[in-house]
RNA sequence: CCGUGCUAGGCGGGGACGUAGCGGCGCCCUGUAACCCGCAAUCCGCUUUAGCGGGGCUGAAUUCCCUCUCGAGGGGUGCAGGCCCAGGGCCAGCGCUCCGUUUGCGGUGCUGAUGGUCCGGUCCCAUUGCGAUGUCGGCCCGUGAACCAGGUCAGGUCCGGAAGGAAGCAGCCUUAAGCGGUCACCGGCAGGCGCGACGGGAGUGCCGGACCGGAGCCAAUAACGGAAGAUGCGGUUCCUGGAACCGACCUCGACGGAGGGUGCACGG
Numbered sequence: 001c002c003g004u005g006c007u008a009g010g011c012g013g014g015g016a017c018g019u020a021g022c023g024g025c026g027c028c029c030u031g032u033a034a035c036c037c038g039c040a041a042u043c044c045g046c047u048u049u050a051g052c053g054g055g056g057c058u059g060a061a062u063u064c065c066c067u068c069u070c071g072a073g074g075g076g077u078g079c080a081g082g083c084c085c086a087g088g089g090c091c092a093g094c095g096c097u098c099c100g101u102u103u104g105c106g107g108u109g110c111u112g113a114u115g116g117u118c119c120g121g122u123c124c125c126a127u128u129g130c131g132a133u134g135u136c137g138g139c140c141c142g143u144g145a146a147c148c149a150g151g152u153c154a155g156g157u158c159c160g161g162a163a164g165g166a167a168g169c170a171g172c173c174u175u176a177a178g179c180g181g182u183c184a185c186c187g188g189c190a191g192g193c194g195c196g197a198c199g200g201g202a203g204u205g206c207c208g209g210a211c212c213g214g215a216g217c218c219a220a221u222a223a224c225g226g227a228a229g230a231u232g233c234g235g236u237u238c239c240u241g242g243a244a245c246c247g248a249c250c251u252c253g254a255c256g257g258a259g260g261g262u263g264c265a266c267g268g
Base pairs, nucleotide, nucleotide: 001268002267003266004265005264006263009058010057011056012030013029014028015027020047021046022045023044024043035055036054037053038052039051064261065260066259067258068257069256073252074251075250076249077248079247081246082245084242085241086240087239088238089236090235091234093233094232097227098226099225100224101223102222106218107217108216115212116211117210118209119208120207121206122205123201124200125199127197128196129195130194131193133190134189135188136187137186138185140181141180142179143178149174150173151172152171157166158165159164
């Protein structure tokens, strides 16, 4: 070096989950070549030598093992990133409000505009007059005293020889206190009432009157300029926070590629 026969090994791998840890069934990715049967997620079987049991194929090299590389794909992390959203801050571009100028359509004005001065009212307080309201009292009507109100006092009682007198219950009448009632009338008191009077105050916002003065004043539309204002829209290389997506970082990693390593026996 070649031939023959064996053995180790191999007959998919990976991710997440699960587990003290490892693998499996299950889910996901890769691959199309990845053996068959049984067990198994309210789990099945093992123990760092980490599926178990049975059978079959291949077999020491293109097929096994190790290292490096590529990288599908998975997982993790809010990471001063991007897209986007929300809140806050900032901004006066638009809209809104106000002021001024101009415009131009109207109204009004020498029967006196804008403006000025004075007076008054409206506003507030105090006092007060009248009225209304409420309440109380009076007047009026009714009722109303066994006895301790009055008048009249039957009967009866008392005094008297008699004539006559006296006190006086009941009853009746009239009243006091009291009780009840009512339109009107008289009077007192009260204030979240009305209309005034008087005095004081406040004020130029509105109204009215008198005077001065002598030509503008008012409303709407449009344009321009200015001011205020983060209220209505809008803006923002600002700050903060954030679901999902993209990216970033970390991690695992199939297929592929490169390199290296690796038995036994017999015979020639």